[in-house]
Context: one part of a larger RNA
Molecule: large-subunit ribosomal RNA, domain II
Organism: Cryomonadida sp.
């Protein structure tokens, strides 16, 4: 002397941080105006996803199963008796007032008396008989009197005493005894039929210090019309023959025409009897066909007609058993009937009308409001039982008695115990049942040698003897799994010259049953709050899959087990769906999942690794499941086994395939080669007395064989993976569709990811349990608060509510506007429902507490009226 760095002191500036003051913005509540329509409510329309129509019988309904067009009114478990079980009241060995009397404020209330009814005793057929026991005294003896006492044991067991061992023992429950009456039967006494005494695995709806009765209420059962409605029939008494049916009576009415009986006349003939011919005559259940009576065919018109039988064409008969008027007869199990079961007032294989009658139905169908909380059966035994019932079973409900380690288990574990099924066996018994070896001769067939032989020998059966195949629901020696019974302690162990006893023993010996004492280490493991008692409805048609089975060729077939389901139940998946995988439901919300998915359709990887497949009659593609089989492919991929091969295969080119010998036989001929038998030698790297073609026969070619060039893998036999044949039906068709092909296919791994009302977490409701709360100050326990764990549901069951009509009792509203209708309005409650507000309307209505019911409607081919 510069420059950093540190400390100090003072200014100033700039940030944060506290405190005070005054200002300003302002969330949120709370009140009054005002005021507007989204995000919010309702209605329509359009699109997306899900979603098949209700009632009903039914194992099962969207059903091509039956009932429903729409609407407003009606419209079906009632009252009674009698019993049964609760429950609530009143008295209580009782109880129930009302027969009767009496009082009276006079159909009310109250008071007395009787009687009945049930209970206070039973037991037997009944005559009858009748419900502890001890003791002591008396008269001394009898079915006696009196006085004291006096309801039994054991185990379990609440309260209650008790620090605690432990006592204590209600009610109740096991067992044991007692007692009374009936049965059976023994002894004794005697007045000879009557008592007394001790009995019995015998029996009662009994006794043992009562527990009823009346009165209401629910539910059940029965009888009554009995929840509503609904036959075919039965029976009683009566009206009916104006229609129709048949008879009697008195009346009426039936064009025109054809045919032409008898009888008569005439003529011929002919002895005659007669007979022919030609008129005449007008007969006829004869004929054509009106009117009338019918009524065939068009199956014609109409068929909500003109008509509950009619019209038009067409047809039958139309002097007769015609057709009809009016009278009278004949009546319903009765009539009439030329007979059809026809007529008998639109009504006939028994008329119509009324009553019996609401007639009965084991059959069909319907059965009216709402939340919770449990929650079933189609099985077992009887039935003139199979379409139904009763009984158990399976269910709700109502209680009771204890309850902290008792008890209990659709469970395991240890010890035991039966078993005879599965396999398993048949060289182990029965019983069937292949196949060879081996033996004997007391058996047998047939044979050979023998004259014959119990002689030899050769077959074969039978037989034996060691072996082999193969097999049993009524076969077994051996023998499972799984199921089933028991036992794992205090009601137990050890003890004690304690007691009883008619039982048992040679015996206070033993058995059994009391009375004592003594041992908590509680005699596997898991779970678990137990046991009881009354009362009950529905149900009594199943069905379906695994796996066991029986009948059946099977069957979506018929019938058995054991277990899960469906029935009674939604949800997600299996495209669809009673039963199948997954998983069982209160309401919301977030998160992860099963099953099963991930190309789009449709939420989620055209993810990833690895192999296999090509399918012109074009292949595949996820339990139940909506089929494909024997047999076969040199499609193509993989396994195995046996051969060949660098001593050179297998394939391809290329050379050689001779010789004896034209081998014997046969043959017309046959030379490797129509045939028959035989198949050697040589020389060779090798060459068949010849794999084929060929020819009359030969020839020729060529195969086995052998080399050479190449240079490494080749064949043959099965096996199974994917594909392909095998593989044909009637409307146009389905791996759900679209498509897809180093897949979006088939078969193995890997990760991610989607999604159920399942799981977990939060919250809210409900039930059900458990805890706890009242001194101070009026109501409030039918409350409050707190925890936990659980919510499926058809028959059917129980609780708490909603809403309607009428009685009572309160407390209210209304002309300043009730009821009652209308309404995109506003709120409250899971719901039935409820409250408001506005508009109309004009005069009644409404809570709350009880009571009482002709009390809630989508159906019943429901009634009745309207569209």
């Nucleotide at each position: 002397g510069a420059g950093g760095u540190c400390g100090a002191u003072g200014a100033g500036u700039u940030g944060c941080u506290g405190g005070g003051u005054u200002c300003g913005c302002g969330a949120u509540g709370c009140u009054g105006a005002c005021g507007a329509a989204a995000u919010g409510g309702u209605u329509u329309u359009c699109a997306u996803c899900c979603a098949c129509c209700c009632g009903u019988c039914u194992u099962g309904a969207a059903a091509c199963a039956c009932g429903g067009a729409c609407c407003a009114a009606g419209g079906a478990g009632u009252c009674u008796a009698a019993c049964a079980u609760a429950u609530a009241u009143g008295c209580g060995a009782g109880u129930a007032u009302u027969u009767g009397g009496g009082u009276g404020u006079c159909a009310a209330a109250c008071c007395c008396u009787g009687a009945u009814g049930c209970g206070u005793a039973a037991u037997g057929a009944a005559a009858g008989u009748a419900a502890a026991g001890g003791u002591c005294g008396c008269c001394u003896u009898g079915u006696g009197c009196g006085g004291c006492u006096g309801a039994g044991g054991u185990a379990g067991g609440a309260a209650c005493c008790g620090u605690a061992a432990g006592g204590g023992g209600c009610a109740c429950u096991a067992u044991c005894g007692a007692c009374c009456g009936a049965u059976c039967g023994u002894u004794c006494a005697c007045u000879u039929g009557u008592g007394a005494a001790a009995g019995a695995u015998u029996u009662g709806a009994g006794u043992a210090u009562g527990a009823g009765c009346a009165u209401a209420u629910c539910u059940g059962u029965u009888g009554g019309g009995a929840c509503c409605c609904g036959a075919a029939a039965g029976a009683u008494g009566g009206u009916g023959a104006u229609c129709u049916a048949u008879g009697c009576c008195u009346g009426a009415a039936c064009a025109g025409g054809g045919u032409g009986a008898a009888g008569c006349c005439a003529g011929g003939g002919g002895a005659a009897a007669c007979u022919c011919u030609g008129g005449u005559g007008g007969a006829g259940g004869c004929u054509c066909g009106u009117a009338g009576c019918g009524a065939u065919a068009c199956u014609g018109a109409c068929g909500u007609g003109c008509a509950a039988a009619u019209c038009g064409u067409u047809c039958g008969u139309c002097u007769g058993a015609u057709u009809u008027g009016g009278g009278u007869a004949u009546a319903g199990g009765g009539g009439c009937g030329a007979a059809a079961g026809a007529c008998u007032a639109a009504u006939c294989g028994a008329a119509c009308c009324a009553u019996c009658u609401a007639g009965u139905a084991g059959c069909u169908g319907g059965u009216u409001c709402c939340c919770u909380c449990c929650g079933a059966a189609g099985u077992u035994u009887c039935c003139c039982u199979c379409a139904g019932g009763a009984u158990a079973g399976c269910u709700g409900g109502a209680a009771u008695u204890c309850u902290u380690u008792a008890u209990c288990a659709g469970u395991u574990u240890u010890a035991u115990c039966a078993g005879g099924u599965a396999a398993a066996g048949c060289u182990a018994a029965u019983g069937a049942u292949u196949a060879g070896a081996g033996g004997u001769a007391c058996u047998u067939g047939g044979g050979u040698u023998g004259a014959a032989a119990c002689a030899a020998c050769c077959u074969g059966a039978a037989c034996c003897u060691a072996u082999u195949c193969u097999c049993a629901a009524a076969c077994u020696u051996u023998a499972a799994a799984u199921a089933g019974g028991u036992a794992a302690g205090a009601a137990g162990c050890c003890u004690g010259u304690g007691g009883g006893u008619a039982c048992u023993u040679a015996a206070u010996u033993g058995a059994c049953c009391c009375c004592g004492g003594g041992c908590a280490u509680u005699g596997a493991a898991u779970g678990u709050g137990a046991a009881u008692u009354c009362u009950u409805a529905g149900u009594g048609g199943g069905c379906c899959a695994u796996u066991u089975u029986u009948g059946g060729u099977a069957a979506g077939c018929a019938g058995a087990a054991c277990u899960g389901g469906c029935g009674a139940u939604g949800c997600g998946g299996g495209a669809u769906g009673a039963a199948c995988c997954g998983g069982a439901c209160g309401c919301u919300g977030a998160u992860u999942u099963a099953a099963g998915g991930c190309g789009c359709c449709a939420a989620a990887c055209u993810a990833u690794u690895c192999g296999c497949u090509c399918a012109u009659c074009u292949a595949g593609a996820u339990c139940c499941c909506a089929c494909a089989a024997a047999a076969g492919g040199u499609g193509u991929u993989g396994c195995u086994u046996c051969a060949u091969c660098u001593a050179g295969a297998c394939a391809g080119c290329a050379g050689g395939a001779c010789g004896g010998u034209g081998g014997u036989c046969a043959u017309g001929g046959a030379a490797g080669u129509c045939g028959a038998a035989a198949u050697c030698c040589g020389c060779u790297a090798a060459g068949g007395a010849g794999u084929g073609u060929g020819u009359a026969a030969c020839a020729a070619c060529u195969c086995a064989c052998c080399u050479g060039c190449c240079g490494a893998a080749u064949g043959a036999a099965c096996u199974a993976g994917c594909c392909c044949u095998g593989a044909a039906a009637a409307u146009g068709g389905a791996u759900g569709g679209c498509g897809c092909u180093g897949a979006a296919g088939c078969g193995a791994g890997u990760g991610g990811c989607c999604u159920a009302a399942a799981a977990u977490c939060a919250g809210c409701c409900a039930u059900u349990a458990g805890a706890g709360u009242a001194a101070a100050u009026g109501c409030g326990a039918g409350a409050c608060u707190c925890u936990a764990a659980u919510g499926a549901g058809u028959a059917g069951g129980a609780g708490g509510g909603c809403g309607u009509g009428g009685u009572g009792g309160u407390a209210c509203c209304g002309a300043c506007g009730c009821a009652g209708u209308c309404u995109u309005g506003a709120g409250c409650g899971u719901g039935a429902g409820c409250u408001u507000g506005g508009a109309u309307g004009a005069a009644g209505g409404u809570g709350c507490c009880a009571c009482u019911a002709g009390u809630g409607c989508a159906g019943a081919u429901c009634u009745u009226g309207g569209u």